[in-house]
Context: one part of a larger RNA
RNA sequence: CUGGGCGUAAAGGGAGCGCAGGCGGAUUGGUGUGUUAGAUGUGAAAUCUCGGGGCUUAACUCCGAAAUUGCGUCUAAAACUAUCAAUCUAGAGUAUUGGAGAGGUAAGCGGAAUUUCUAGUGUAGCGGUAAAAUGCGCAGAUAUUAGAAGGAACACCGAAGGCGAAGGCAGCUUACUGGACAAUUACUGACGCUCAUGCUCGAAAGCGUGGGGAGCGAAAGGGAUUAGAUACCCCUGUAGUCCACGCCGUAAACGUUGUACACUAGGUAUUGGAGGAAUCAUCCCCUUCAGUGCCCAAGCUAACGCGAUAAGUGUACCGCCUGAGGACUACGACCGCAAGGUUAAAACUC
Repeated sequence: CUGGGCGUAAAGGGAGCGCAGGCGGAUUGGUGUGUUAGAUGUGAAAUCUCGGGGCUUAACUCCGAAAUUGCGUCUAAAACUAUCAAUCUAGAGUAUUGGAGAGGUAAGCGGAAUUUCUAGUGUAGCGGUAAAAUGCGCAGAUAUUAGAAGGAACACCGAAGGCGAAGGCAGCUUACUGGACAAUUACUGACGCUCAUGCUCGAAAGCGUGGGGAGCGAAAGGGAUUAGAUACCCCUGUAGUCCACGCCGUAAACGUUGUACACUAGGUAUUGGAGGAAUCAUCCCCUUCAGUGCCCAAGCUAACGCGAUAAGUGUACCGCCUGAGGACUACGACCGCAAGGUUAAAACUC
């Protein structure tokens, strides 16, 4: 580089918003940007190709034609593209009604349990393990009863369940607040899709300042095990885990599957709506919309598998890949308080 690819072989950006850019619904009319046809000018010669000629042949050379895939100008066409004008409602959005939800932020409240403290009862053990020991205990532990303090997490419900763009979200109540869905089709009238740079969000760990500290617990100490044991097991235990504010910006950030739209057999379960039929009835049944799962036809796939939630059939746009190692590296640049992050080679080896 490509008529190649990106679930698992190399390859989908962690996620969203979105400027530029790319692409873009239906109808009518105008223009004639791209487009198409014809004409014309130009596109030096040599070279190349074809047909002839000349050196004995060839190389070489001469003549003629073609070619020079291009550009300019003129004329014409008007389907597509573009643009201008007007219109439309199937895309998109708004409005009204309604129910569902661990969606987010803040405040308040609750019970169970662990731990500690105080007091009572009570006496010799408790704890821990495969077995032990370190450890705790006659200065009265463990156990048990009552009370108090404090922190963190919310059993059952709970589900293959729900919500969110992703990360993620679960006790209860209140306040504020985002989104999705269904029905009505009333309104706007293409307002759309995607998106390099950019901006915002982004688990855990980590960092800064100040709080907090029950349990757990890197580091550290001790006891075991072992040939050793810088481990696995046990007893302690600091940072951390929690809160506020500010950084960090990474994960097997995974469905290892970018986003949007359209089309293409079924079956079954479930969540949230709507309609119908029927009923004592909110159930069951039928239809339909939006999700979440499982099994499969066609098709696809190297196979595994995917299969209307596509990895099928197509379209638009973005990101990415190009043998393994060196290398999620060096250097440089940018970002960061630091830790480090982002971007990202080569020599060399096979």